Annotation
Predicted 3D model of a 114-nucleotide RNA (FMN riboswitch aptamer (RFN element)).
[in-house]
RNA sequence: CGACGUCUUCAGGGCAGGGUGAAAUUCCCGAUUGGCGGUAAAGUCCGCGAGCUUUUUGCAGAGCCGGUGAAACUCCGGCACCAACAGUUAAAGUCUGGAUGGAAGAAGAUGCUC
Repeated sequence: CGACGUCUUCAGGGCAGGGUGAAAUUCCCGAUUGGCGGUAAAGUCCGCGAGCUUUUUGCAGAGCCGGUGAAACUCCGGCACCAACAGUUAAAGUCUGGAUGGAAGAAGAUGCUC
C1' cells in the first nucleotide's frame, strides 16, 4: 500500500402565481425537482438502489436534432420526454403516510487475518 473482517458518521429534491368548482398544491394554464457507480461532466446510455412481488425468482419510466472535439445519447444550443405504493371532500413526480425506516454508495477509524 492492497485484500478481508469489525465499527462509526453521512447518504433525495420539488407546484410561485392564476382558472374552474361545494371541494383540487391531485383537473386546466403555468411553475418546479433530479439518489449512487461507470463513461468526456448523464433524471432519459450501461449498471445499482429505492418501490411492487409468488422474495436464491420475477416486474418496473423517459431523447432526439445541430455544434465543438481524438473522444460527448454526458458539454454547448434547440426542442421533447419520464417519475413506485397507500391515502385524499376531486384524478398527485411535487401534499400526507409507511419513513426518527431502509438503502446503492461516500468518507473515516481499527486489526486477533493474509
The sequence was found by an Rfam model in a public genome assembly.